Overview: The RNA shown here (Bacterial large signal recognition particle RNA) has 267 nucleotides and comes from a Candidatus Latescibacterota bacterium. The sequence is in RNAcentral, with records from ENA. Rfam family: Bacterial large signal recognition particle RNA. About the family: The signal recognition particle (SRP) is a universally conserved ribonucleoprotein involved in the co-translational targeting of proteins to membranes. It is annotated as a non-coding RNA gene. The gene name in the source record is ffs. The organism belongs to Candidatus Latescibacterota, within Bacteria.
[in-house]
RNA sequence: CCGUGCUAGACGGGGAGUUAGCGGUGCCCUGUAACCCGCAAACCGCUAUAGCGGGGUUGAAUUCCCGAACGAGUCCCGGACGCUUCACUGCUGAAACGGCGGGCUGGAUGUUGAGAGCCAGGACCCGCGCAACAGGUGGCUUCUGAACCCCGUCAGGACCGGAAGGUAGCAGCGGUAGGAAUGCCCGUCUGGGUGCCGCGGGAGCACUUGGCUUGAGUUCUGCUCGUCGCGGAUCUCUGGAGCGGCGGGGCGAGGACGGGUGCACGG
Numbered sequence: 001c002c003g004u005g006c007u008a009g010a011c012g013g014g015g016a017g018u019u020a021g022c023g024g025u026g027c028c029c030u031g032u033a034a035c036c037c038g039c040a041a042a043c044c045g046c047u048a049u050a051g052c053g054g055g056g057u058u059g060a061a062u063u064c065c066c067g068a069a070c071g072a073g074u075c076c077c078g079g080a081c082g083c084u085u086c087a088c089u090g091c092u093g094a095a096a097c098g099g100c101g102g103g104c105u106g107g108a109u110g111u112u113g114a115g116a117g118c119c120a121g122g123a124c125c126c127g128c129g130c131a132a133c134a135g136g137u138g139g140c141u142u143c144u145g146a147a148c149c150c151c152g153u154c155a156g157g158a159c160c161g162g163a164a165g166g167u168a169g170c171a172g173c174g175g176u177a178g179g180a181a182u183g184c185c186c187g188u189c190u191g192g193g194u195g196c197c198g199c200g201g202g203a204g205c206a207c208u209u210g211g212c213u214u215g216a217g218u219u220c221u222g223c224u225c226g227u228c229g230c231g232g233a234u235c236u237c238u239g240g241a242g243c244g245g246c247g248g249g250g251c252g253a254g255g256a257c258g259g260g261u262g263c264a265c266g267g
Base pairs, nucleotide, nucleotide: 001267002266003265004264005263006262009058010057011056012030013029014028015027020047021046022045023044024043035055036054037053038052039051064260065259066258067257070254073251074250075249076248077247078246081244082243083242084241085240086239087238090235097229098228099227100226101225102224103223104222106220107219108218109217115214116213117212118211119210120209121208122207124202125201126200127199128198129197130195131194133191134190135189136188137187138186139184140183142181144179150175151174152173153172158167159166160165
């Protein structure tokens, strides 16, 4: 140096979290040539050689071990950083809107009387009356109205009588009581979304009618200015949360670089 067999080792690693600690399952990152089965978050296994149990592959180097630099990702800290959002602070107080006043423009109206003041009425509210309407009740008119137990007259028939005559009496006719119906320039009571009705009182001066006094303005649309109110935009102060960026620190996949690595037999 070559060949054969074997062994240590390897067959993913990392971050946060959890834990006394380590590893795993679950989350995230990286990455693959990165074995299989069983176990497990109120969890599973273990104890510094820190997953356990079973099976398999590879195996002394492209794959195992070590080193320094680079470095995905993740965690912690910081503040006169940026953005978003919430709350709060204030000689912050925009637009829009409303009241009042001034100005301008264009109309309407006004000495055939604007506006204002006073008086009276209406309208409004309360009470009463009257009328009308509706309903109840009383009276009156008319009509109807009792098989018998209401009245009058009572044919026929019945009864009494020798006769003269008398008695009761159905139907019919006429009337009447209770009852029922209808009507009334009638009386009375009650009612209310009744009324070009009357009387009294009240409230009130916004509306309307009339009268009296005064005597020149009144009013509408648009624009603009001022002021007050309402309104909260914006800005500012402070604080909280989230995201991003910056600075510092911890861990660190991964690739590249440098170095290291056993035993037996045969040639």